[in-house]
RNA sequence: GGGGGAUAGCUCAAUGGUAGAGUAUAAGCCUGAAAAGCUUGCCGUGGUGGUUCGAUUCCACCUCCUCCCA
Numbered sequence: 001g002g003g004g005g006a007u008a009g010c011u012c013a014a015u016g017g018u019a020g021a022g023u024a025u026a027a028g029c030c031u032g033a034a035a036a037g038c039u040u041g042c043c044g045u046g047g048u049g050g051u052u053c054g055a056u057u058c059c060a061c062c063u064c065c066u067c068c069c070a
Stems, first nucleotide, its partner, number of pairs: 001068006009023004017053001025041005046062005
């Protein structure tokens, strides 16, 4: 100097219309009791600005991580 990435405790989706899955966790059901299973809940887009009726998504800059070149 160039490329990619930042979303739930963790791993990942969502490519303009108010964000979802697995896992973890909490409660309840079930059991003599556990485990498994079932139901329900909790938890959120790195920061600032811009475009837009509307931004996780598009644009600019900043921060951090990673890869390549030198």

Source information: Predicted 3D model of a 70-nucleotide RNA (transfer RNA) from a Bacteroidota bacterium. Model confidence (mean pLDDT): 81 of 100. The sequence is in RNAcentral, with records from ENA. RNAcentral records the identical sequence in 2 taxa. Its Rfam family is "tRNA". It is annotated as a transfer RNA.